[in-house]
Molecule: transfer RNA
Organism: Saccharimonas sp. (SeqCode)
């Protein structure tokens, strides 16, 4: 200089074109003498950014950022 791959919730990760979800963190409530297991509810996202394609994009294309591994 190239080429692959990663980029969704505070943290790990699902979701291959049609309403964005899980676990674990957090809150509330319940339980308990008090707490912890438990159990029920609930809040948290411009799906890294910017363009195209397409009635319709976290998913397809191109472009850029950040990160990892290559290769020269």
């Nucleotide at each position: 200089g190239c080429c692959u791959c990663a980029u969704u919730a505070g943290c790990u990760c699902a979701g291959u074109g049609g309403c964005a979800g899980a676990g674990c963190a957090c809150u509330c409530g319940g339980g308990u003498g008090c707490a912890a297991a438990c159990c029920g509810a609930g809040a948290g996202g411009u799906c890294a950014c910017a363009g195209g394609u397409u009635c319709g994009a976290u998913c397809c294309c191109u472009g850029u950022a950040u990160g990892a591994g290559g290769c020269u």